[in-house]
Molecule: transfer RNA
Organism: Candidatus Nanoarchaeia archaeon
RNA sequence: GGGCUGAUAGCUCAGUAGUAGAGCGCCACAUUUGCACUGUGGAGGCCGGGGGUUCGAAUCCCUCUCAGUCCA
Numbered sequence: 001g002g003g004c005u006g007a008u009a010g011c012u013c014a015g016u017a018g019u020a021g022a023g024c025g026c027c028a029c030a031u032u033u034g035c036a037c038u039g040u041g042g043a044g045g046c047c048g049g050g051g052g053u054u055c056g057a058a059u060c061c062c063u064c065u066c067a068g069u070c071c072a
Stems, first nucleotide, its partner, number of pairs: 001071007010024004018055001026042005048064005
């Protein structure tokens, strides 16, 4: 220098155009003498930055940044 993959909640990930979800974690309540387990409820992300296409974009296109990997 070039090719490919990835970036979504505190963590690990899903979501291939129609108002963003799961597991674990966190908070409250119930349960217990207390803790744990279990159950119910809740908080928390406008999806790496910018631009484009579209009535509508996490999703498609361009570009930039970062990480991984391969080639030279």